[in-house]
RNA sequence: GGGUUAGUAGCUCAAUGGUAGAGCGGCUGCCUUACAAGCAGUAGGCUGCGAGUUCAAGUCUUGCCUAGCCC
Numbered sequence: 001g002g003g004u005u006a007g008u009a010g011c012u013c014a015a016u017g018g019u020a021g022a023g024c025g026g027c028u029g030c031c032u033u034a035c036a037a038g039c040a041g042u043a044g045g046c047u048g049c050g051a052g053u054u055c056a057a058g059u060c061u062u063g064c065c066u067a068g069c070c071c
Stems, first nucleotide, its partner, number of pairs: 001071007010024004018055001026042005048064005
C1' cells in the first nucleotide's frame, strides 16, 4: 500500500430502517447480629468522527480515524 472484519453503558455483547436493551459490575433499599447469597429499585449511551439517502439511520451509501486478520 491492497483486501477483509469490527468500533453501541465501566466490561462482554444484543438491537427487521420505526421509543437503544441484556448479562456482569456500580449505587440505594429489603433480608442478616454482620458479611455473602437472594429479592426489589436506580444511575449510567447523543451508538468512533463527519457527509449523504430517507418522513425516520446504531442499521443503508460514502470519507476519515482506530484495532484485529490476510496478502

Description: Predicted 3D model of a 71-nucleotide RNA (transfer RNA) from Bracteacoccus minor. Rfam family: tRNA. Rfam describes the family as follows. Transfer RNA (tRNA) molecules are approximately 80 nucleotides in length.